A computed fold for a 75-nucleotide RNA from a Bacteroidota bacterium, annotated as transfer RNA. It was read from a public genome assembly. The coordinates come from a structure-prediction model, not an experiment, and the mean pLDDT is 82. Its Rfam family is "tRNA". From the family's description: Transfer RNA (tRNA) molecules are approximately 80 nucleotides in length. It is annotated as a transfer RNA. The source organism's lineage runs through Bacteria, Pseudomonadati and Bacteroidota.
C1' cells in the first nucleotide's frame, strides 16, 4: 500500500427498516437491617463522525476516524 472484520449507557450485551433504544453488572436515592452484607423499589446514563437511499436508518450504501486480522513490498 491492498483486502477483510469491528465501533450502542461507566463495562458487557440485545434490538425484521417502524422499540419510549431493552437487559445484566456498576453507580445514586429510598426501603429492609442495631450496623454492614444480602434482598426489594425507583432513577441517571448510549447508537464513533459526516453524507446518501428511504415516508421512516442503530439497522442498508459511501466516505472519514479509531481498533483488530490477513497479505504484498522492503533496494
Nucleotide at each position: 500500500g491492498c483486502g477483510c472484520c469491528c465501533a450502542u449507557c461507566g463495562u458487557c450485551u440485545a434490538a425484521c427498516g417502524g422499540u419510549u433504544a431493552g437487559g445484566a453488572c456498576a453507580c445514586a436515592u429510598c426501603c429492609c437491617u442495631u450496623u454492614c452484607a444480602c434482598g426489594g423499589a425507583u432513577g441517571u446514563a448510549a447508537u464513533a463522525c459526516g453524507a446518501g437511499u428511504u415516508c421512516g436508518a442503530u439497522u442498508c450504501u459511501c466516505g472519514u476516524u479509531g481498533g483488530g486480522c490477513g497479505u504484498a513490498c522492503c533496494a